[in-house]
RNA sequence: GAAGCUGCACGGAUGACCGCGCUUCGUCUUUUGGCGGGGGGAGGAAAGUCCGAGCUCCACAGGGCAGGGUGGUCGCUAACGGCGACUGGGGGUGACCCUAAGGAAAGUGCCACAGAAAAUAAACCGCCCGCCUCGGCGGGUAAGGGUGAAACGGCGAGGUAAGAGCUCACCGCUUCGGUGGCGACAUCGAAGGCAGGGCAAACCCCACCCGGAGCAAGACCAAAUAGAGACACAAGAAGCUGGUUCGCCGGUUUCGAAGGGCGGCCCGCCCAAGGUGUCCGGGUUCGGUCGCUAGAACCCGAUGGCAACAUCGGGUCCAGAGAAAUGGUCAUCACCCCGGUUUUGCCGGGGAACAGAACUCGGCUUAUGUGCAACUUCAGCU
Numbered sequence: 001g002a003a004g005c006u007g008c009a010c011g012g013a014u015g016a017c018c019g020c021g022c023u024u025c026g027u028c029u030u031u032u033g034g035c036g037g038g039g040g041g042a043g044g045a046a047a048g049u050c051c052g053a054g055c056u057c058c059a060c061a062g063g064g065c066a067g068g069g070u071g072g073u074c075g076c077u078a079a080c081g082g083c084g085a086c087u088g089g090g091g092g093u094g095a096c097c098c099u100a101a102g103g104a105a106a107g108u109g110c111c112a113c114a115g116a117a118a119a120u121a122a123a124c125c126g127c128c129c130g131c132c133u134c135g136g137c138g139g140g141u142a143a144g145g146g147u148g149a150a151a152c153g154g155c156g157a158g159g160u161a162a163g164a165g166c167u168c169a170c171c172g173c174u175u176c177g178g179u180g181g182c183g184a185c186a187u188c189g190a191a192g193g194c195a196g197g198g199c200a201a202a203c204c205c206c207a208c209c210c211g212g213a214g215c216a217a218g219a220c221c222a223a224a225u226a227g228a229g230a231c232a233c234a235a236g237a238a239g240c241u242g243g244u245u246c247g248c249c250g251g252u253u254u255c256g257a258a259g260g261g262c263g264g265c266c267c268g269c270c271c272a273a274g275g276u277g278u279c280c281g282g283g284u285u286c287g288g289u290c291g292c293u294a295g296a297a298c299c300c301g302a303u304g305g306c307a308a309c310a311u312c313g314g315g316u317c318c319a320g321a322g323a324a325a326u327g328g329u330c331a332u333c334a335c336c337c338c339g340g341u342u343u344u345g346c347c348g349g350g351g352a353a354c355a356g357a358a359c360u361c362g363g364c365u366u367a368u369g370u371g372c373a374a375c376u377u378c379a380g381c382u
Stems, first nucleotide, its partner, number of pairs: 001378004006373005012333007020041001022039007043354001047365002050363005055214004062267004067210005072086005087101001088099004102205002107203002109199003124145002126141006153171002156168003172194001173192008218290004227280001229279005236255008259271004297316008335351007
C1' cells in the first nucleotide's frame, strides 16, 4: 500500500424568522376558545408481521386425546424458534464463518438411470485350477478393472493355485475400564478379526414446551327504539321448615335437567326455568371519553461472572396524534466528491443513503450512507 474478516460510533450542528401538536403557568373570556411565558415533540431499523410476552376479553379455570412447535451441552432471560460460552461436524491459506447437531438394531418407505448386484444385495470383464473337438465347459475368487452419489472397512506386508482379516502391524469399529470436564465430549489402555450403507428438512419413535382471539382487544357515557311476533325444547323429584281458607303458597338443601359457553373431540366445569335456542321485524351509523404512555424503562458507577447478564447505589422523565402534528425558509460551520491554486492553506461547484411513531416491550430478518479500531493474508521498502 492492497485485499479480506470482525466489531463499534454517528445518522449533522448553531442562530434568526414563520408555522403545527402536547403539556404547564398566568390572564382575558364564555370553554377546550384568545393572548403571553416555560418544557418536550418520529428510527436504527419506526419496515416485514416472522417469533415471544405485557395488557384486555372469552372465563371462575382443570385433565386427557388429537394437533402444533423446538431438538448437541451448560447457562441468561418475563418468555422465545432469541442471546452467551463450550463441544461435535463442515468451509476457508488465515483472521473467521455456517450448522439441517436426539434415534436408522421399534416399524414403514425411498435410493432414478447405469451396473452382475443398492441391504436377508453379487459375478460383467479379469485372475487361478481341471477337461477339451481349441469354439468352449466345470469349479474357485472378490485383491485388480468397469458402472454409479454411494458397492458388507482402509492401507501395507506375509501367505495362497489365484485371492480374501486367511495372518500380522497401523488406522477404523465393538465392548470394558482409567484420567480430565457440571456436561456435551476429549484422551489413554486392554480385549476382540470384528462393522445391518445412506436418507428422519421422509412418515415415524423419544425428550421438552403450547388454551383461544386480539387495541378494529375491551370499558364507560350519550342518543334512539317496537316486539303482548312466530316456532321448537322444557322438568321436575326428594328432605327440612314457616304460613294456611287444608286447595296450596313461600324459604332453604340435595339430586337431576332441555338448551348454551369453554379453538377440534371426550371427561369435567359454569349459566340455566317469567328459562334456553332459532327465525322474522325495529332502533343506534360511522357520536364522545377512556384504554394511550412511569415502563420486565433509560444513563452512570461498583461488585460478581470468560460472556450473555445479575445484584447494589446514584441520577433522568425522553411523542401521544386521532385522518392523523413533530415542519418550512435563510445564513454559517462540520462531512464527502470534483476542479483550480502559493501541494501550511484558500477559492468555486455539487452532494448527503434507507427511510416516518399509531397500545407497549424483548428478539429475528430485510433495506442502507459516512467514519473509526483490532485482527488475517499478499506485495514492496527499511

Overview:
A computed fold for a 382-nucleotide RNA from a Nitrospirota bacterium, annotated as Bacterial RNase P class A. It matches the Rfam family "Bacterial RNase P class A". Rfam's curators write: Ribonuclease P (RNase P) is a ubiquitous endoribonuclease, found in archaea, bacteria and eukarya as well as chloroplasts and mitochondria. Its best characterised activity is the generation of mature 5'-ends of tRNAs by cleaving the 5'-leader elements of precursor-tRNAs. Cellular RNase Ps are ribonucleoproteins. RNA from bacterial RNase Ps retains its catalytic activity in the absence of the protein subunit, i.e. it is a ribozyme. Rfam classes the family as a ribozyme. Of the family's consensus pairs, 98% are formed in the model. NCBI's taxonomy places the organism under Bacteria, Pseudomonadati, Nitrospirota. It was read from a public genome assembly, where an Rfam model found it. The coordinates come from a structure-prediction model, not an experiment, and the mean pLDDT is 77.